[in-house]
Molecule: c-di-GMP-I riboswitch aptamer
Organism: Ammoniphilus sp. CFH 90114
RNA sequence: GUACGAAAAAGGCAAACCCAUUGAAAAGUGGGGACGCAAAGCUACAGGGGUUUCACCGAGGGAAUAGACCUUGGUAAGCCAGCCAGCUACCGAA
Numbered sequence: 001g002u003a004c005g006a007a008a009a010a011g012g013c014a015a016a017c018c019c020a021u022u023g024a025a026a027a028g029u030g031g032g033g034a035c036g037c038a039a040a041g042c043u044a045c046a047g048g049g050g051u052u053u054c055a056c057c058g059a060g061g062g063a064a065u066a067g068a069c070c071u072u073g074g075u076a077a078g079c080c081a082g083c084c085a086g087c088u089a090c091c092g093a094a
Base pairs, nucleotide, nucleotide: 004092005091012037013036017032018031019030020029021028022027035082041087042086043085047084048083049080050079051078052077053076055075056074057073058072059071060070061069
């Protein structure tokens, strides 16, 4: 230095849920709270995967002059890193 991760040391983060708030939503932010985490640090146009639908377009249903409404496909725009992954990193037993 790389790999690795202990019945070590110093510490760190914070799921679900609750309250407030932003958002159409997914979800985000703050406080409480701890399920857990050796990267639960950073990165979403470097990659894969998941996810939402305010808007637009098409199809079907319903209606049947039209519109509202429901379902579905796509475009587009978002969201998730505690899914995989990329990058960086404290300590130092085996």